Record summary
A computed fold for a 76-nucleotide RNA, annotated as c-di-GMP-I riboswitch aptamer. It was read from a public genome assembly, where an Rfam model found it. Its Rfam family is "c-di-GMP-I riboswitch aptamer". Its family is annotated with cyclic-di-GMP binding in the Gene Ontology. Rfam describes the family as follows. GEMM was predicted in a large-scale screen for bacterial structured RNA regulatory elements. The model forms 94% of the base pairs in the Rfam consensus.
RNA sequence: AUUUAAUAUCGGCAAAACCGGAGCGAUCCGGCGACGCAAAGCUAUAGGGCCUCCCGUGAGGCAGCCAGUUGCAUUU
Numbered sequence: 001a002u003u004u005a006a007u008a009u010c011g012g013c014a015a016a017a018c019c020g021g022a023g024c025g026a027u028c029c030g031g032c033g034a035c036g037c038a039a040a041g042c043u044a045u046a047g048g049g050c051c052u053c054c055c056g057u058g059a060g061g062c063a064g065c066c067a068g069u070u071g072c073a074u075u076u
Stems, first nucleotide, its partner, number of pairs: 005075003012037002018031005035064001041069003047066002049062005
């Protein structure tokens, strides 16, 4: 230095429900809240997958599904 595994006090993120807003919808934004997360950081196509609108070889959404990529405390 790399890989694998374990733990993570402090600190970080924030599911569902509820409230307000945007959208035809999936879903998104804010508040509240904490189910979980050691990449729950970033990337939505030029990989796979799922979802929505609409029916045309169209338009959207999901990164907290896999994936790609960058990074990190302690111990072994």